[in-house]
RNA sequence: AUUUAAAUUUUCUAGGGUUCCGCAGUUUCACUGGCCUGUGACCAAGAGAGAAUUCGCAGCCUAAGAUAGCUGUGUCACGGAAGGAUAAAAGCCUGGGAGAU
Numbered sequence: 001a002u003u004u005a006a007a008u009u010u011u012c013u014a015g016g017g018u019u020c021c022g023c024a025g026u027u028u029c030a031c032u033g034g035c036c037u038g039u040g041a042c043c044a045a046g047a048g049a050g051a052a053u054u055c056g057c058a059g060c061c062u063a064a065g066a067u068a069g070c071u072g073u074g075u076c077a078c079g080g081a082a083g084g085a086u087a088a089a090a091g092c093c094u095g096g097g098a099g100a101u
Stems, first nucleotide, its partner, number of pairs: 007053006015043002020040001021038001022036001023033004055074006076096001078099001082094003
């Protein structure tokens, strides 16, 4: 200093706000409030967790062979500001980026 399965999908968590529900208030066919406790719903991690698929590697299986099947394994990661999406915000996206070591 370059490259990356550091993959895809899904269920959650830390966290996040306020469209809906609930709650509170009001001038109550509605409006306002997230300086409003929700775990009801919603968003949600590259650097959080689980699962499935897939991929790499090793082994087994087979008369032989592997592209099929089975088993095992896959480790590191400090990080803004700013901008963007959605109703809105965020450890979401830009982004394993800039930068730092």
A computed fold for a 101-nucleotide RNA from Anaerocolumna sedimenticola, annotated as Guanidine-I riboswitch aptamer. The sequence is in RNAcentral, with records from Rfam. Lineage of the source: Bacteria > Bacillati > Clostridia > Lachnospiraceae > Anaerocolumna. Model confidence (mean pLDDT): 78 of 100.